[in-house]
The RNA shown here (THF (Tetrahydrofolate) riboswitch aptamer) has 95 nucleotides and comes from uncultured Monoglobus sp.
The prediction has a mean pLDDT of 76.
The organism belongs to Monoglobus, within Bacteria.
Of the family's consensus pairs, 82% are formed in the model.
It matches the Rfam family "THF (Tetrahydrofolate) riboswitch aptamer". Rfam links the family to the GO term tetrahydrofolate metabolic process.
The RNAcentral record of the sequence draws on MGnify.
RNA sequence: AGAGUAGGAAUAUGAGCGUUAAGUGUUGCCCGAACGGGGAGUUGUCGGGCAGACGAAAAGCUGUAUGGCUUGCGGUUCAUAUUUCGCAUCCCGCU
Numbered sequence: 001a002g003a004g005u006a007g008g009a010a011u012a013u014g015a016g017c018g019u020u021a022a023g024u025g026u027u028g029c030c031c032g033a034a035c036g037g038g039g040a041g042u043u044g045u046c047g048g049g050c051a052g053a054c055g056a057a058a059a060g061c062u063g064u065a066u067g068g069c070u071u072g073c074g075g076u077u078c079a080u081a082u083u084u085c086g087c088a089u090c091c092c093g094c095u
Base pairs, nucleotide, nucleotide: 001095002094007085008084009083010082011081012080013079014078015077016076017074018073019072026052027051028050029049030048031047032046033045037092038091039090040089058071059070060069061068062067
């Protein structure tokens, strides 16, 4: 000097959920988890619980049914693919 992880993000495709507002995002408190091969590990990351504030896009067809269908919408969920970012940091190891 270099390699390598979990994981994050974007896009595409598919399948769902919501549109009677859940979810997402956000704030506080508490708890937990993970973090290159080994060890340690944060004020960083992720998840859960409780509480608070904020907040929305529906339309058409069917024609009488707590229904079905289509097109939308939601910082919506999951899967797959591609791209991209990527051990906070410290010690050791590997090439």